Context: one part of a larger RNA
Molecule: small-subunit ribosomal RNA, 3' major domain
Organism: uncultured bacterium
RNA sequence: UGACGGGGGCCUGCACAAGCGGUGGAGUAUGUGGCUCAAUUCGAUGCAACGCGAAGAACCUUACCUGGCCUUGACAUGCAUAUAGUAGAAGGGUGAAAGCCCGACGAGGUAGCAAUACCAGCGUGCACAGGUGCUGCAUGGCUGUCGUCAGCUCGUGUCGUGAGAUGUUGGGUUAAGUCCCGCAACGAGCGCAACCCCUGCCCUUAGUUGCCAUCAUUUCGGGUGGGCACUCUAGGGGGACUGCCGCAGUGAAUGCGGAGGAAGGUGGGGAUGACGUCAAGUCCUCAUGGCCUUUAUGUCCAGGGCUACACACGUGCUACAAUGGGCGGUACAAAGGGAAGCGAGGCCGCGAGGUGGAGCCAACCCCAUAAAGCCGCUCACAGUUCGGAUCGGAGUCUGCAACCCGACUCCGUGAAGGUGGAAUCGCUAGUAACCACGGAUCAGCAUGCCGUGGUGAAUACGUUCCCGGGCCUUGUACA
Numbered sequence: 001u002g003a004c005g006g007g008g009g010c011c012u013g014c015a016c017a018a019g020c021g022g023u024g025g026a027g028u029a030u031g032u033g034g035c036u037c038a039a040u041u042c043g044a045u046g047c048a049a050c051g052c053g054a055a056g057a058a059c060c061u062u063a064c065c066u067g068g069c070c071u072u073g074a075c076a077u078g079c080a081u082a083u084a085g086u087a088g089a090a091g092g093g094u095g096a097a098a099g100c101c102c103g104a105c106g107a108g109g110u111a112g113c114a115a116u117a118c119c120a121g122c123g124u125g126c127a128c129a130g131g132u133g134c135u136g137c138a139u140g141g142c143u144g145u146c147g148u149c150a151g152c153u154c155g156u157g158u159c160g161u162g163a164g165a166u167g168u169u170g171g172g173u174u175a176a177g178u179c180c181c182g183c184a185a186c187g188a189g190c191g192c193a194a195c196c197c198c199u200g201c202c203c204u205u206a207g208u209u210g211c212c213a214u215c216a217u218u219u220c221g222g223g224u225g226g227g228c229a230c231u232c233u234a235g236g237g238g239g240a241c242u243g244c245c246g247c248a249g250u251g252a253a254u255g256c257g258g259a260g261g262a263a264g265g266u267g268g269g270g271a272u273g274a275c276g277u278c279a280a281g282u283c284c285u286c287a288u289g290g291c292c293u294u295u296a297u298g299u300c301c302a303g304g305g306c307u308a309c310a311c312a313c314g315u316g317c318u319a320c321a322a323u324g325g326g327c328g329g330u331a332c333a334a335a336g337g338g339a340a341g342c343g344a345g346g347c348c349g350c351g352a353g354g355u356g357g358a359g360c361c362a363a364c365c366c367c368a369u370a371a372a373g374c375c376g377c378u379c380a381c382a383g384u385u386c387g388g389a390u391c392g393g394a395g396u397c398u399g400c401a402a403c404c405c406g407a408c409u410c411c412g413u414g415a416a417g418g419u420g421g422a423a424u425c426g427c428u429a430g431u432a433a434c435c436a437c438g439g440a441u442c443a444g445c446a447u448g449c450c451g452u453g454g455u456g457a458a459u460a461c462g463u464u465c466c467c468g469g470g471c472c473u474u475g476u477a478c479a
Base pairs, nucleotide, nucleotide: 001479002478003476004475005474007473008472009471010470011469012468013467015463016462019427020426021425022424023423026318027317028316029315030314031313032312033311034309042053043052064304065303066302067301068300070298073128077127078126079125080124081123088105091102092101093100094099108119109118110117111116130293131292133291134290135289139287140286141282142281143280144278146276151190152189153188154187155186156185157166158165159164170181171180172179196270197269198268199267201238202237203236204235205234206233207232210228211227215225216224217223241264244258245257246256247255248254320420324379325378326377327376328375329374330373336367337366338365341360342359346355347354348353386417391412392411393410394409395408396407397406433455434454435453436452437451438450439449
């Protein structure tokens, strides 16, 4: 100087408390451990691994296993050499395919008058290719984490023999090393904040979206004429700064209350992650040192596996019902996506879906009925008209192909489950909870992930305690 303490002081965070809803019990989806297996490819392992890499494992992917092949190779560059029946290639044989064998037919481009040279292609030979093989404890890059915590340092000066200290401590204050005051310090840098994006109010510019606001017309739909006022869209600008008033504070910074205002004391949300820590993670994104491999640890192919199943754990989904289930009627979104695409109206089917093709490169057409909600009827507390697992049958769609191993539909079947022990998680407001919608990946496959809106709470006395963190101080046999 640090680190540590079941030392002290001050402060802070959904850390506790106060509340609301869960997990832990059931069924199931998914990941992991384990076990099994020819293989169940590999990595991730307290927080910070476990719906994680994987934003799509039937083949492919695929790295694994079994079997069958290839050997200058699936891919790159260079050298040498050969090449007109050459390159290519209909087709045939064998085969699971890859591969191997046969093979009718049968070439080219550039320069040059030409010979020829070069190029492309193929064969042979040689250099070499290749490796998701090992080492993340040899590395780059990227990432997680403490933590969006308020810290981490430097120059000069001063103090100390020196390590070092001071500044950065102290008194206030703040979300903040934020600001003020004081001070042997005076300044500065990286962080904080601000500058950036979205959102909340207004003005303006612009109107093939919107509007009967106003006028006319209407087969009643902004449908039509017409008009940009409003809504909206997307460019520009304004607006908030403790600016004003009062109180507290000697004064300052600041705090509390109030006015005006769409909005108030960082308005709400996002992006943004200091010096560093964990030899944290990744050699399977990529790059890369070293090592290993070279008729195989490379490459191609078929089939299988990654989907196994006594069990254990994590994360979800669906429930256990009446604030509910069923049936009928009826209302209101936002944000997205669409050309090998989205696909309307119509017709067929109980349905998944089929047929057909209008329109749309999309503020124009389509996906596309939002659902919870509201209004009626019914069920009457029961393993039920709750719950939907499981299984039988029949189908639809995608795709070369749904046996291993897809999703969905219809009929039947109807399991466990009656609110979940110890323990444990999330959340402070348009949040939690409940409800539906969209997208990426994607032929197909979503309870996951990333977004969108609708309905919309309860509680916070407080900081004694548990956990994480910041500053000062103290002890130490630790570094």